Context: one part of a larger RNA
RNA sequence: AAGUAACGAUAAAACGAGUGAAAAACUCGUUCGCCGGAAGACCAAGGGUUCCUGUCCAACGUUAAUCGGGGCAGGGUGAGUCGGCCCCUAAGGCGAGGCUGAAAAGCGUAGUCGAUGGGAAACGGGUUAAUAUUCCCGUACUUGGAUAAACUGCGAUGUGGGGACGGAGAAGGUUAGGUUAGCAGACUGUUGGAUGUCUGUUUAAGGUGGUAGGUGGAAUGUUUAGGCAAAUCCGGACAUUCAUAACACUGAGAGCUGAUGACGAGGUGCUACGGCACUGAAGUAACUGAUACCCUGCUUCCAGGAAAAGCCACUAAGCUUCAGGUUUAUCUAAACCGUACUGAAAACCGACACAGGUGGUCAGGUAGAGAAUACUCAGGCGCUU
Numbered sequence: 001a002a003g004u005a006a007c008g009a010u011a012a013a014a015c016g017a018g019u020g021a022a023a024a025a026c027u028c029g030u031u032c033g034c035c036g037g038a039a040g041a042c043c044a045a046g047g048g049u050u051c052c053u054g055u056c057c058a059a060c061g062u063u064a065a066u067c068g069g070g071g072c073a074g075g076g077u078g079a080g081u082c083g084g085c086c087c088c089u090a091a092g093g094c095g096a097g098g099c100u101g102a103a104a105a106g107c108g109u110a111g112u113c114g115a116u117g118g119g120a121a122a123c124g125g126g127u128u129a130a131u132a133u134u135c136c137c138g139u140a141c142u143u144g145g146a147u148a149a150a151c152u153g154c155g156a157u158g159u160g161g162g163g164a165c166g167g168a169g170a171a172g173g174u175u176a177g178g179u180u181a182g183c184a185g186a187c188u189g190u191u192g193g194a195u196g197u198c199u200g201u202u203u204a205a206g207g208u209g210g211u212a213g214g215u216g217g218a219a220u221g222u223u224u225a226g227g228c229a230a231a232u233c234c235g236g237a238c239a240u241u242c243a244u245a246a247c248a249c250u251g252a253g254a255g256c257u258g259a260u261g262a263c264g265a266g267g268u269g270c271u272a273c274g275g276c277a278c279u280g281a282a283g284u285a286a287c288u289g290a291u292a293c294c295c296u297g298c299u300u301c302c303a304g305g306a307a308a309a310g311c312c313a314c315u316a317a318g319c320u321u322c323a324g325g326u327u328u329a330u331c332u333a334a335a336c337c338g339u340a341c342u343g344a345a346a347a348c349c350g351a352c353a354c355a356g357g358u359g360g361u362c363a364g365g366u367a368g369a370g371a372a373u374a375c376u377c378a379g380g381c382g383c384u385u
Base pairs, nucleotide, nucleotide: 013031014030015029016028017027018026032382033381034380035379040362041361042360043359046342047341050340051075052074053073054072055071056070060068061067080141081140082338083337084336086119087118088117092113093112094111098107099106100105122139123138124137125136126135142334143333144332145331146330147329148328149327150326151325152324153319154318158314159313160312161311166301167300168299169298172294173293174292177288178287179286180285181284182201183200184199185198186197187196188194202262203261206257207256208255213250214249215248216247217242218241219240220239221238222237223236224235226234227233263283266279267278268277269276270275302305348357349356364376365375366374367373
């Protein structure tokens, strides 16, 4: 320079009450304004205590601060079913022997790791200041092990099946959701009897049964140069029977149950005004309707769209009073790790409480072709002078 520029999106504030030394900014209340395919809600990554409570205001906060993601102290993360670990493999890594190289080392078989993929099983309500598919209540389910009973050819690191998959397009059936009516309660009180206003009308997994639909010719017997051995399995061949609808497989949803439960507007009582306890009405129908499910389906196209295990069947060695297998019942086990909070952001990446960047899911109403746009629910904010 200069007490100058600036104080970081022009979404916006006003009043009352409280606390306090002090209030434009903190808390509560009544209005106003902003977002609403987000500036709301839920997860992943990353961060790591920032979460909750009490207390404090030096420094941090672009101002003040009684406030805070700041200081100090205490508290908080509960799982057979969520995710990991576990079983399985992809790209890729490592790699016994092996090959190459003067060596360091490079490559690579068997194998062993490696998810961003495949593989068993849980929902609704309640509860905390802070956790909940984890605690509690209710109702379920899965996989092992043991025992008992009944029936019985069991058996793998081998063989076969299955798992098992692309893009685009179209149609149908449904559901989530929505709207309206009805019903219930409360309020207001009309030319003393409503065409009024407001609020609510919610309920899962599982069980039962196998529907709309989709796919396939099906079953039995004989035989067999294939499936590295074997096979009653798969594949090939033949015969018979049934045939174009039976049968088999698959398959949303609805119904019933779950539920004489839970929740529920409101009411009553108590209150340290934060709440707590008790009680509890109606709880139906029609229309509409998805980008969700049936659908890993159907049609079509060429660029022809993972693997392995779990699972099922078959036999080999072997076992065959046993063991093993199937079904039912009872008992028992299910360890360990993560779980707070943030997460289009003041908590991550950007030196900052930075107008930048950051993967996935949900998607109310009115108008609209629409996830555009405008207004608005729920919810969240007014961007620290």
Predicted 3D model of a 385-nucleotide part of an RNA (large-subunit ribosomal RNA, domain III) from Pasteurella multocida. The RNAcentral record of the full RNA draws on ENA. The coordinates come from a structure-prediction model, not an experiment, and the mean pLDDT is 83.